């Protein structure tokens, strides 16, 4: 500088279109609240959007119910072809499969949070003990998380950037060797994660009750506190290193599709 205008994100799709799935709007209904919101259904895609900063990184088990979409055809039905038949094809249904991912019971889980019990330290009453605050060590409890990757292992670094993202190269991890082993250690390649959970900061909304201010004759009106609400989802594996799978071979179920077992 040209193109396009799908609301956002995720997967199918070479890719757009579209479709699934979740997340936000836009109206209406229910139902909770004082209210700003919320929750559930249904509907909408018209206009725009969904913050910083610090902290944890544990448990990762066992059993289960769904599921678009796609693949299969042993068997049923109905349709065309032949008209020799266990016959070719076509459609549906229906079984099997695979799976984007939705959840349920147990059971376990860091950092906080909430409730409690022991010691200890301190402070405050004249003391006894009470009250409050710290700290160790425990138990219970609400959330959230694990179970939920491609069978899976493993690991929360540093610095700069406005960001996109770059540099070092920690943790880790592969390869080689010291070595036959553990541990450790030499060289080389690779090279690191929030949109979870917590603790504050901002920013906008809301205002029954209670608290202080200001007006006022007063039910009252305003200001501010305290409290409440909103700042999506995107982790059913995000980053990164391995494994695994993608090629070949052989074997077992199975009609198949597909699962699973070895080995190169």
């Nucleotide at each position: 500088g040209g193109g396009u205008g799908g609301c956002u994100g995720u997967a199918a799709u070479c890719a757009u279109c579209u479709u699934g799935c979740a997340g936000c709007u836009u109206c209406c209904a229910c139902g909770a609240g004082a209210a700003a919101u919320c929750g559930u259904g249904g509907u909408u895609g018209a206009a725009a959007a969904a913050u910083c900063g610090g902290g944890u990184g544990a448990a990762u088990u066992c059993a289960g119910g769904g599921a678009a979409g796609c693949c299969u055809u042993c068997c049923c039905u109905c349709c065309g072809c032949c008209g020799g038949g266990u016959g070719c094809g076509g459609a549906g249904a229906a079984u099997g499969g695979u799976a984007a991912u939705c959840c349920u019971g147990a059971g376990c889980c860091a950092a906080g949070c909430c409730c409690u019990g022991u010691c200890c330290c301190g402070a405050a009453c004249a003391a006894a003990g009470u009250u409050c605050g710290g700290g160790a060590c425990g138990g219970g409890g609400a959330a959230g998380g694990u179970g939920c990757a491609g069978a899976g292992a493993c690991u929360a670094g540093a610095g700069c950037g406005c960001g996109a993202g770059c540099u070092c190269g920690u943790a880790c991890u592969c390869c080689g060797g010291g070595u036959g082993u553990c541990a450790c250690u030499c060289g080389g390649g690779g090279g690191a994660a929030g949109c979870g959970c917590c603790c504050g900061a901002c920013a906008c909304c809301c205002u029954c009750a209670c608290c202080u201010c200001a007006c006022g004759a007063a039910u009252g009106c305003g200001a501010g506190g305290c409290g409440g609400g909103u700042g999506a989802a995107g982790a059913g594996a995000u980053a990164g290193u391995c494994c695994a799978a993608g090629c070949c071979c052989a074997g077992a179920a199975g009609a198949a599709a597909u699962u699973u077992u070895g080995g190169g």
Predicted 3D model of a 264-nucleotide RNA (Group I catalytic intron) from a Candidatus Aminicenantes bacterium. The model forms 85% of the base pairs in the Rfam consensus. Its Rfam family is "Group I catalytic intron". Rfam links the family to the GO term Group I intron splicing. Rfam's curators write: Group I catalytic introns are large self-splicing ribozymes. The coordinates come from a structure-prediction model, not an experiment, and the mean pLDDT is 75. The organism belongs to Candidatus Aminicenantota, within Bacteria.